[in-house]
RNA sequence: GGGCCGGUAGCUCAGCGGUAGAGCAACUGACUUUUAAUCAGUUGGCCACAGGUUCGAUCCCUGUCCGGCUCA
Numbered sequence: 001g002g003g004c005c006g007g008u009a010g011c012u013c014a015g016c017g018g019u020a021g022a023g024c025a026a027c028u029g030a031c032u033u034u035u036a037a038u039c040a041g042u043u044g045g046c047c048a049c050a051g052g053u054u055c056g057a058u059c060c061c062u063g064u065c066c067g068g069c070u071c072a
């Protein structure tokens, strides 16, 4: 340098164009002598960045950045 895959909540990952979800974590409450466990609830996202297409983009197209694999 070429090719491929990935970047979404604090972490691990879903999400086939129509206001973005789960598990774990955090917080609050219930239970318990207390902690833990369990149960109920809450908070938390400019979806890597910039353009384009579209009535509408996390999703499609182009470029850039970062990480991984691979070829030379």
Base pairs, nucleotide, nucleotide: 001071002070003069004068005067006066007065010024011023012022013021018055026042027041028040029039030038048064049063050062051061052060
Source information:
The RNA shown here (transfer RNA) has 72 nucleotides and comes from Pararhodobacter aggregans. It matches the Rfam family "tRNA". It is annotated as a transfer RNA. The sequence is in RNAcentral, with records from ENA and Rfam. The organism belongs to Pararhodobacter, within Bacteria. Its mean pLDDT, the model's own confidence on a scale to 100, is 82.